[in-house]
Context: one part of a larger RNA
Molecule: large-subunit ribosomal RNA, domain II
Organism: Bifidobacterium sp. 7101
RNA sequence: GUCUGCGAGUCAGUGGUGCGUGGCGAGGCUAACCCGUGUGGGGCAGCCGUAGCGAAAGCGAGUCCGAUAAGGGCGUUCCAGUCGCGUGUCCUGGACCCGAAGCGGGAUGAUCUAGCCCUGGGCAGGUUGAAGCGCGGGUAAGACCGCGUGGAGGACCGAACGGACCUGGGUUGAAAACCGGGCCGAUGACCUGGGGCUAGGGGUGAAAGGCCAAUCAAAUUCCGUGAUAGCUGGUUCUCUCCGAAAUGCAUUUCGGUGCAGCGUCGCGUGAGUGCCUCCAUGGGGUAGAGCUACUGGAUGCUUGAGGGCCCGUAUCGGGUACCGACAGCAGCCAAACUCCGAAUACGUGUGAGGUGUAUCGCGGCAGUGAGUCGGCGGGGGAUAAGCUCCGUCGUCGAGAGGGAGACAGCCCAGAUCGUCGUCUAAGGUCCCCAAGCGCGUGCUAAGUGGGAAAGGAUGUGGAGUCGCAUAGACAGCCAGGAGGUUGGCUCAGAAGCAGCCAUCCUUGAAAGAGUGCGUAACAGCUCACUGGUCUAGUGGUUCCGCGCCGAUAAUGUAGCGGGGCUCAAGCACGCCACCGAAGACGCGGCAGCGCAGUUCGCUGUGCUGGGUAGGAGAGCGUUCCGCGUGGGGUGAAGCGGCGGCGUGAGCCGGCCGUGGACCGCGUGGAAGUGAGAAUGCAGAC
Numbered sequence: 001g002u003c004u005g006c007g008a009g010u011c012a013g014u015g016g017u018g019c020g021u022g023g024c025g026a027g028g029c030u031a032a033c034c035c036g037u038g039u040g041g042g043g044c045a046g047c048c049g050u051a052g053c054g055a056a057a058g059c060g061a062g063u064c065c066g067a068u069a070a071g072g073g074c075g076u077u078c079c080a081g082u083c084g085c086g087u088g089u090c091c092u093g094g095a096c097c098c099g100a101a102g103c104g105g106g107a108u109g110a111u112c113u114a115g116c117c118c119u120g121g122g123c124a125g126g127u128u129g130a131a132g133c134g135c136g137g138g139u140a141a142g143a144c145c146g147c148g149u150g151g152a153g154g155a156c157c158g159a160a161c162g163g164a165c166c167u168g169g170g171u172u173g174a175a176a177a178c179c180g181g182g183c184c185g186a187u188g189a190c191c192u193g194g195g196g197c198u199a200g201g202g203g204u205g206a207a208a209g210g211c212c213a214a215u216c217a218a219a220u221u222c223c224g225u226g227a228u229a230g231c232u233g234g235u236u237c238u239c240u241c242c243g244a245a246a247u248g249c250a251u252u253u254c255g256g257u258g259c260a261g262c263g264u265c266g267c268g269u270g271a272g273u274g275c276c277u278c279c280a281u282g283g284g285g286u287a288g289a290g291c292u293a294c295u296g297g298a299u300g301c302u303u304g305a306g307g308g309c310c311c312g313u314a315u316c317g318g319g320u321a322c323c324g325a326c327a328g329c330a331g332c333c334a335a336a337c338u339c340c341g342a343a344u345a346c347g348u349g350u351g352a353g354g355u356g357u358a359u360c361g362c363g364g365c366a367g368u369g370a371g372u373c374g375g376c377g378g379g380g381g382a383u384a385a386g387c388u389c390c391g392u393c394g395u396c397g398a399g400a401g402g403g404a405g406a407c408a409g410c411c412c413a414g415a416u417c418g419u420c421g422u423c424u425a426a427g428g429u430c431c432c433c434a435a436g437c438g439c440g441u442g443c444u445a446a447g448u449g450g451g452a453a454a455g456g457a458u459g460u461g462g463a464g465u466c467g468c469a470u471a472g473a474c475a476g477c478c479a480g481g482a483g484g485u486u487g488g489c490u491c492a493g494a495a496g497c498a499g500c501c502a503u504c505c506u507u508g509a510a511a512g513a514g515u516g517c518g519u520a521a522c523a524g525c526u527c528a529c530u531g532g533u534c535u536a537g538u539g540g541u542u543c544c545g546c547g548c549c550g551a552u553a554a555u556g557u558a559g560c561g562g563g564g565c566u567c568a569a570g571c572a573c574g575c576c577a578c579c580g581a582a583g584a585c586g587c588g589g590c591a592g593c594g595c596a597g598u599u600c601g602c603u604g605u606g607c608u609g610g611g612u613a614g615g616a617g618a619g620c621g622u623u624c625c626g627c628g629u630g631g632g633g634u635g636a637a638g639c640g641g642c643g644g645c646g647u648g649a650g651c652c653g654g655c656c657g658u659g660g661a662c663c664g665c666g667u668g669g670a671a672g673u674g675a676g677a678a679u680g681c682a683g684a685c
Base pairs, nucleotide, nucleotide: 001685002684003683004682005681006680011093012092013091015090016089017088018087019086020085021084022083023082024081027048028047029046033042034041035040052059053058062074063073064072065071096234097233099231103224104223105222106221107220108219114198115197116196117195118194119193120192121191122190123188125157126156127155128153132149133148134147135146136145137144161185162184163183165182166181167180168179169178200216202212203211204210237619238618239617240616241615242614247260248259249258250257251256261368262367263365264364265363266362267361268360273358274355275354276353277352278351279349280348281347282346288340289338290337295334296333297332299330300329301328302327306323307322308320309319310318311317371396373394374393375392376391377390378389379388380387401412402411403410416589417588418587419586421585422584423583427579428578429577430563431562432561436576438575439574440573441572442571443570449565455549456548459546460545461544462543463542464541465540466539467538468537476533477532478531479530480529482506483505484504487501488500489499512527516525517524590609591608592607593606594605595604596603597602620674622671623670624669625668626667627666628665629664630663631662638658639657640656641655642654643652644651645650
């Protein structure tokens, strides 16, 4: 891992409450127990109901508070209960099952290990050479020095022995701590045998929370014990009807719970009740807008109170291009501004139409109380987030189908079943791939389409507008582009062309006191401007369509799903046709609910039938029991194969084989009653 078997809402309570059903009924029932064996009889206790109010004494259709005959609270009615059985649910119990870490009590442990006690044992070999002592030297005597002797040491090197620093291997090991090679101690606080002592909030500890039998921040074992678990997991057959929530308030509360909201089932109600649209009628202060209409903010100009600075001053004053209140003019801003003010939404109904009980009340049972994304209106954030918090609508959640390449939340559309029938939606119609390489008119040249901004550009198409132009424009070419004058100033110089000021006059077809290059300054080139040549359009500007640049990332094209596409298979507008879903329609079947009919078997007809949590209903099957009725050695159950029936769980003494002794059907009853999941349990492989 697979297979087989086992494996989870049970039972009790003269507990509560609801529903169904039955007996009796203003009554209903017995409990323990007794007689005893007949689902029998007794049991006069007691319980519930028939009256309430008060804390109570108590009073009583009343009573309590109260001084009260006041007032108020709860009652007084048209009265139904009670005892069984079944069933929903709650309570008390282990209470659907499995699961802690832990807490307490009693025991068992120091053959491992820690420390200690008693008694034994062990340490090859080599090295160093302390004190002391002897002799010699030395001294007044010493100290001291030398040589020898001596043999100290938690001394040195290194086996046994003890340890465990590094590294390699091992790491489903040879081994639940080992193996190899190096390493440390090795006369010591050394190592070790045997015997003994200390015990669980206790021991022991050269102290690491270490060790106390492969277990230690409190050992092990049994018991309390089925501890508790607002937590996780699991919870077994079928079909039918309906079908949520992820919100509000509160909570030692935020992953729990209570009440409400939303679901379901029953009973009642069934009325101009609910819902939708229109109509009528209301309140509003949002969007917008506005502000000499307030409160504030805020820009420019005018005016200029007042101030600053300067001058002046006996008193009086003067100047100012500085700041600047009020006021005026103009233009603005605001969630907590409003002279104004929608659309929607909301309230109401003296109205109308639609829907058709959808409303409301009471009661049984729930689940939910982590939501998610999208559109719109907002707060927070950074006018970030697949961000977060509200409002509102939708989807998903609990929703399959078609489209979006794939893709819960987007677009279309709500799946009862069958059908090799039809029509459509979104989206599509060159091939993959069902249907148009459809039609008409344009646009795009960028594979734009098929990713992106500020910004940039004689891309290209269209529409305006303002100039110039056969009295010849625009572009090119030829020619002119002069004189006063080197304008004045400045400057070393400044001559059109560093800079400052001015910017005139003349000749003329035209020519700036000069557009750019250039020179040290001149010079030189060029432009404006003019003539000629040529010949028909040529410039500026605005708006719109489509394109271009801006554009750099990691496996491999890789930013159309692919192929591939250019008068398109791209884009815009218009038109026709077709494809396309579990949508709609046709035909047939089933079920639920309603209506009509009914000889009650049902028939006709209309609507409905996605579904998680969950509510309600109807069934299938297993084991055993009562009653009834059957089958079986001429072959029961079980098992294998085949065939048939039912919407399903399933069923069929149907056939064949196997098997060899029990088994079905109808009805009623009782449960150890259904397995795929629980890192489920046991066994087998």